The RNA shown here (transfer RNA) has 72 nucleotides and comes from a Candidatus Berkelbacteria bacterium. The prediction has a mean pLDDT of 82. NCBI's taxonomy places the organism under Bacteria, Bacteria candidate phyla, Candidatus Berkelbacteria. Its Rfam family is "tRNA". Rfam classes the family as a transfer RNA. It was read from a public genome assembly.
């Protein structure tokens, strides 16, 4: 140089046009003589950036950057 996947919460993933979730971690409370398990409640997310289509984008298109893998 081409080509093809993937990027969403601290971490691992869902979610494929109509308000953006889920496990583990995290905070408090319960609960124990007490710790680990266990219930109950809560914070946390410019959806990698940009610019497009559309009434509306996490989802479609385009470029860019980031990781992986492939070809020369």
């Nucleotide at each position: 140089g081409c080509c093809c996947a993937u990027g969403u919460a601290g971490c691992u993933c869902a979610g494929u046009g109509g308000u953006a979730g889920a496990g583990c971690a995290c905070u408090u409370c319960c609960a124990u003589g007490g710790u680990a398990a266990g219930g109950a409640a809560g914070g946390g997310g410019u959806c990698a950036g940009c610019g497009g289509u559309u009434c509306a984008a996490u989802c479609c298109c385009g470029c860019u950057c980031a990781u992986g893998g492939g070809c020369u």